[in-house]
C1' cells in the first nucleotide's frame, strides 16, 4: 500500500431480515450442608463507529477503527 476473513455480556458462543438477542463458564443473591465443595433455583451484564436500503437491521449495503492471514 492491496486483497480476504472477523468483531455480540467480564470470557466463549448461538441467532433464515420478524429481537422482548441464545447458551455456558464468571460474579451476586437464596436453597441444600454443622461448615466448605459439589448440586439446584433465581438476578445481573452484551450487537465495535457512523450513514444507508428496508414496514422491520446484530444479520443486506457503503464508509470508518481493530485484530488475524495473505500479497506486495
Nucleotide at each position: 500500500g492491496c486483497g480476504g476473513c472477523u468483531g455480540u455480556a467480564g470470557u466463549g458462543u448461538a441467532a433464515u431480515g420478524g429481537c422482548u438477542a441464545u447458551c455456558a463458564c464468571u460474579u451476586u443473591g437464596g436453597c441444600c450442608u454443622u461448615c466448605c465443595a459439589a448440586g439446584c433455583c433465581a438476578a445481573c451484564a452484551a450487537u465495535c463507529c457512523g450513514g444507508g436500503u428496508u414496514c422491520g437491521a446484530a444479520u443486506c449495503c457503503c464508509g470508518g477503527c481493530a485484530g488475524c492471514c495473505g500479497c506486495a

Predicted 3D model of a 72-nucleotide RNA (transfer RNA) from a Candidatus Methanofastidiosia archaeon.
The RNAcentral record of the sequence draws on ENA.
The organism belongs to Candidatus Methanofastidiosia, within Archaea.